The RNA shown here (FMN riboswitch aptamer (RFN element)) has 133 nucleotides and comes from a Chloroflexota bacterium.
Of the family's consensus pairs, 100% are formed in the model.
Rfam family: FMN riboswitch aptamer (RFN element). Rfam's curators write: The RFN element is a highly conserved domain that is found frequently in the 5'-untranslated regions of prokaryotic mRNAs that encode for flavin mononucleotide (FMN) biosynthesis and transport proteins.
The organism belongs to Chloroflexota, within Bacteria.
RNA sequence: GAAAGCCUUCGGGGCAGGGUGAGGGAUGUUCCAUUCCAAAUCCCGAUCGGUGGUGAGAACCCACAAGCGCAAAUGCGCACGACCCGGUGAAAUUCCGGGGUCGACGGUACAGUCCGGAUGAAAGAAGGCAGCC
Numbered sequence: 001g002a003a004a005g006c007c008u009u010c011g012g013g014g015c016a017g018g019g020u021g022a023g024g025g026a027u028g029u030u031c032c033a034u035u036c037c038a039a040a041u042c043c044c045g046a047u048c049g050g051u052g053g054u055g056a057g058a059a060c061c062c063a064c065a066a067g068c069g070c071a072a073a074u075g076c077g078c079a080c081g082a083c084c085c086g087g088u089g090a091a092a093u094u095c096c097g098g099g100g101u102c103g104a105c106g107g108u109a110c111a112g113u114c115c116g117g118a119u120g121a122a123a124g125a126a127g128g129c130a131g132c133c
Base pairs, nucleotide, nucleotide: 001132005129006128007127008126009125010124015045017044018043019042023037024036025035026034027033028032046113047112048103049102050064051063052062053061059101060100067078068077069076070075083099084098085097086096087095105116106115107114
């Protein structure tokens, strides 16, 4: 040099506590009352944040992955969420202060957090590399 070629490994976190409650049990003076248990994802509250980039560090700026469909495959298509104010500074929607917002699909009392596809996969990251010339 071959070559960003081959190989190996790694590569996602989170409901504490409380309320309501369909319904069920017990007791009594049984059209009812009292009391106990109780399906939440609902309500109060709590808590989590992949990868690469970005003059300065990002769940919410840009892009990618994850999801669904098609396809022999590369891939293509669909879907794809959310940030403002102030301060410092050469530079920050990334830091500091303050106040907010968002989060695939299936299941189940309506789910970012439970169960499931998934001891999966990918974006990517780290490391290694003979023969031959």